[in-house]
């Protein structure tokens, strides 16, 4: 170094389990290892998910129901971006 090795010597840690938390997506802690070279932070751009909200449209006599927005939320371990970083077989 645009690379990433049956190398060292270290990190995280899916699912799923049990506690808690939230209206939900889902998060926190423990356990556990399916991966991962950035799975480290950032949460910019897209997707995907939620429906506390908003206000429109349809349907309903009505409690509502279904669809829409995106104000707000979740992911970031879906994809791309910015920032910074251990080790060195190759190159």
């Nucleotide at each position: 170094u645009c690379c990433g090795a049956u190398a060292a010597g270290g990190g995280c840690a899916a699912a799923g389990c049990c506690g808690g938390c939230g209206c939900a997506a889902g998060c926190c802690g423990g356990u556990g290892a399916c991966g991962c070279a950035a799975a480290g932070c950032c949460u910019c751009g897209g997707g995907u998910c939620c429906a506390c909200g908003c206000u429109c449209c349809g349907c309903g006599c009505g409690g509502g129901c279904g669809g829409g927005c995106u104000g707000g939320g979740a992911u970031g371990g879906c994809c791309g971006g910015g920032c910074u970083g251990c080790c060195g077989a190759g190159c």

This is a predicted structure of a 91-nucleotide RNA (c-di-GMP-I-GGC riboswitch aptamer) from a Dehalococcoidia bacterium. The sequence was found by an Rfam model in a public genome assembly. The model forms 95% of the base pairs in the Rfam consensus. The organism belongs to Dehalococcoidia, within Bacteria.